[in-house]
C1' cells in the first nucleotide's frame, strides 16, 4: 500500500435500492454452434470493536497478500 459478485475492477466531502466488464442461467434470433440482443441470479463491501441519527467510506485492533 491492498482486501467490494466466480474473475478483473470502479465507487462514495458519510445519506435512503452498492455498480461495470467478463463469466454463469434462461429466453429471442438460426439448419447447428458461435456471435448479437434481452432478462435474471449472484455481495456479511476481509474480521471484530468504536464514533455518528446514519459507516463500503472516518478511528482502533486483528488476519491475509
Nucleotide at each position: 500500500g491492498a482486501a467490494u459478485a466466480g474473475c478483473u475492477c470502479a465507487g462514495u466531502u458519510g445519506g435512503u435500492u452498492a455498480g461495470a466488464g467478463c463469466g454463469c442461467a434462461c429466453g429471442a434470433c438460426u439448419g447447428u454452434u458461435a456471435a448479437u440482443c434481452g432478462u435474471g441470479a449472484g455481495g456479511u463491501c476481509a474480521c471484530a470493536g468504536g464514533u455518528u441519527c446514519g459507516a463500503u467510506c472516518c478511528c482502533u485492533g486483528u488476519u491475509u497478500c
The RNA shown here (transfer RNA) has 65 nucleotides and comes from a marine eukaryotic metagenome. Its mean pLDDT, the model's own confidence on a scale to 100, is 80. It matches the Rfam family "tRNA". Rfam links the family to the GO term triplet codon-amino acid adaptor activity. It is annotated as a transfer RNA.